A computed fold for a 157-nucleotide RNA, annotated as glmS glucosamine-6-phosphate activated ribozyme aptamer. It matches the Rfam family "glmS glucosamine-6-phosphate activated ribozyme aptamer". Rfam classes the family as a riboswitch.
[in-house]
């Protein structure tokens, strides 16, 4: 370091409910049981500690209200990596970033699932599942612009 089996998990915009709505029984004021609902997707991981209401839009407008955990965000700080003019490596050091390893402005192509409809199937019922067309926005990718970094020492070749 490559490959086979076999078993285990699928690893989070995620999981649960003591409100709250809503069903069903049953009793009938305030209550009890039992049950549904409770985030649609896209994006996110070098480690640690600490802090912290943790991006983005698409749908509703209590379907996404409400609380509770938890988390790949963000801030610091510390290790650890990456970039720098022949130059692999090595070593100190700013800076900035975080493996596709500089920011910030414009711009362009690209890109979702629900929900609505429509079909179709479960359930006494809230309700839930399936299949089907379409639409984002971040970040990411290309282009352009401006600013930043591009020191030093050693040293194969």
């Nucleotide at each position: 370091g490559g490959g086979g089996c076999a078993c285990c998990g699928u690893u989070a915009g995620c999981g649960c409910c003591u409100g709250g709505a809503c069903c069903a029984g049953a009793a009938u004021g305030g209550g009890c049981u039992g049950g549904u609902u409770g985030a649609c997707g896209a994006g996110g991981a070098u480690g640690g500690c600490a802090g912290u209401u943790a991006u983005c839009g698409a749908a509703a407008c209590a379907c996404u209200c409400g609380g509770c955990g938890g988390a790949u965000g963000c801030u610091g700080c510390c290790a650890c990596g990456g970039c720098c003019a022949c130059g692999a490596g090595g070593g100190u050091g700013a800076g900035u970033c975080g493996u596709a390893a500089g920011a910030g402005g414009g711009g362009a192509a690209g890109c979702a699932a629900a929900g609505a409809g429509c079909g179709g199937g479960g359930c006494a019922g809230a309700c839930c599942c399936c299949g089907u067309a379409a639409c984002a926005g971040a970040g990411g990718u290309c282009c352009c612009c401006u600013c930043g970094a591009c020191a030093c020492c050693c040293a194969a070749g």